A computed fold for a 348-nucleotide RNA from a Rhodocyclaceae bacterium, annotated as Bacterial RNase P class A.
């Protein structure tokens, strides 16, 4: 000086004048009025998981469905989150990972290529054995998978013995595989150790298997209060039944239930916002994050509240608006601050 990675905060200000809403005081017969306080995000968005809370069901059990996969930790809980293991990308900082079993089965892999649960195009031999040939040598049988070649992948790799020419046939070392030991809570690790020529690779985000979890429905949930009308009609099933908040079985509870057609009501209130909440400090712990103090309320519409004009200022403003509330992933995004770290050049 430059290029990178990873974490945090901030989301246009000020001011005038009008206007909107929650909470509160005070007047006003009432409709209002007048003070004071408060009033949209970092994703409020997607509805992708888990959760509070309501409701149903004697709330069980078991199948069939689904969900999630390496260890340990945090949390109400999680398919999230911090740590650590392994694999991959990257000079690095650091990123990402659908990360249990291919030696229980079944099952898929186009073309190419001689052959993809396995071989012989080209190649390389001619030992042995058979013809011809004086001889050299050539045919015939026959050996091979170390070279070449196709492909994403061809009976694990280096180098040796051996052989007629090879080739775990042998052997060293490496891999791998079982077992010990050694560290780590664990997953895993090792310039340790001993055995054995060794399973024919890949895909399980393919069926499967194996291990842990799962009732169901959703504020349009639920509760109260008024108010209207037609308990009108018509079909089914009926105790060997029919219903009981996903299917199917069984258990257990009720005694009616289901569908079509017509006809009334969609009105007020409430749930609604004090929360697994926020800041501050301190203690603990690598951290997620918890304990302890302390101090603050910080949106509750109800066809949906923040809006309109005008000045200055500036980094000149982008995606973008809560509707019950939390925890998180994902998805879009202008511009600015702030620290840690990492690589590259120059010059001292």
């Nucleotide at each position: 000086g430059a290029a990178g990675u990873c974490c945090g905060c901030c989301a246009g200000g000020c001011a005038g004048c009008c206007g909107c809403u929650g909470g509160g005081c005070g007047c006003u017969u009432a409709u209002g009025c007048g003070c004071c306080u408060g009033g949209a995000g970092g994703a409020a968005a997607g509805u992708c998981c888990g959760g509070g809370c309501c409701c149903c069901g004697c709330a069980g059990a078991g199948c069939a469905g689904g969900a999630u996969g390496c260890c340990g930790g945090c949390u109400a809980a999680c398919g999230g989150c911090c740590g650590g293991g392994c694999g991959c990308c990257g000079u690095g900082a650091g990123g990402c990972g659908a990360c249990g079993g291919a030696a229980a089965g079944u099952g898929c892999a186009a073309c190419a290529g001689a052959a993809a649960g396995a071989u012989a195009c080209c190649g390389c031999c001619u030992a042995a054995g058979u013809u011809c040939g004086c001889a050299a040598g050539a045919a015939c049988c026959g050996g091979u998978a170390a070279g070449g070649g196709u492909g994403a992948a061809a009976u694990g790799g280096u180098g040796g013995u051996g052989u007629a020419a090879g080739a775990g046939a042998c052997c060293a070392c490496c891999g791998c595989a079982u077992g010990g030991c050694u560290g780590g809570c664990a997953a895993c690790a090792g310039u340790c150790c001993a055995u054995g020529g060794c399973a024919c690779g890949g895909c399980a985000a393919a069926c499967c298997c194996c291990a842990u979890c799962c009732g169901g429905g959703g504020c349009a949930a639920g509760g109260c209060c008024a108010a209207a009308u037609a308990g009108g009609g018509g079909a089914g099933c009926g105790a060997u039944g029919g219903c009981g908040u996903g299917g199917c079985u069984c258990g257990c509870g009720c005694c009616g239930c289901u569908c079509c057609c017509g006809g009334g009501u969609a009105g007020g209130c409430u749930g609604c916002u004090u929360g697994a909440g926020g800041c501050c400090g301190u203690c603990g712990g690598c951290a997620a994050c918890g304990g302890c103090g302390g101090u603050c309320c910080c949106a509750g519409a109800g066809g949906a509240a923040u809006g309109g004009c005008u000045g200055c200022c500036c980094u000149c403003g982008a995606c973008a608006g809560a509707a019950c509330c939390c925890g998180g992933c994902u998805u879009a995004u202008c511009g600015g601050c702030g620290g840690a770290c990492u690589u590259c050049c120059a010059c001292c």

It matches the Rfam family "Bacterial RNase P class A". Its family is annotated with dimeric ribonuclease P complex, ribonuclease P activity and tRNA processing in the Gene Ontology. The family's RNA type in Rfam is ribozyme. Its mean pLDDT, the model's own confidence on a scale to 100, is 79. The sequence was found by an Rfam model in a public genome assembly.